[in-house]
Overview
Predicted 3D model of an 89-nucleotide RNA (c-di-GMP-I-GGC riboswitch aptamer) from a Syntrophomonadaceae bacterium. It was read from a public genome assembly, where an Rfam model found it. Of the family's consensus pairs, 91% are formed in the model. Lineage of the source: Bacteria > Bacillati > Clostridia > Eubacteriales > Syntrophomonadaceae. Its mean pLDDT, the model's own confidence on a scale to 100, is 86.

């Protein structure tokens, strides 16, 4: 460099539950323990999730309908930045 063992030594921590922060998407902590060799970081491409503000349309108004990230996910897929072990090569 490559690569991940039914190894040590450790690491996260889904989905439920509590509280909590948020218009939601979803964040944070504690419980749990499906996974996870980057499930460390980082929204840069691309998905996907949400739609408060806006803007269109309704409508007397209010109520509703629809577009639309600035918003969220790195545990979706790739790109960038780091890195623990040491069995094959």
């Nucleotide at each position: 460099a490559u690569u991940g063992a039914u190894a040590a030594g450790g690491g996260c921590a889904a989905c439920c539950c509590u509280u909590u922060c948020g218009a939601a998407a979803g964040g944070a902590a504690g419980g749990a323990u499906c996974g996870c060799a980057a499930a460390g970081c980082u929204a840069u491409g691309g998905g996907u999730c949400u739609a408060a503000a806006g803007c269109u349309c309704c409508u007397u108004a209010a109520c509703g309908a629809g577009c639309c990230a600035u918003g969220a996910u790195c545990g979706c897929c790739a790109g960038g930045c780091u890195g623990c072990c040491g069995g094959g090569u």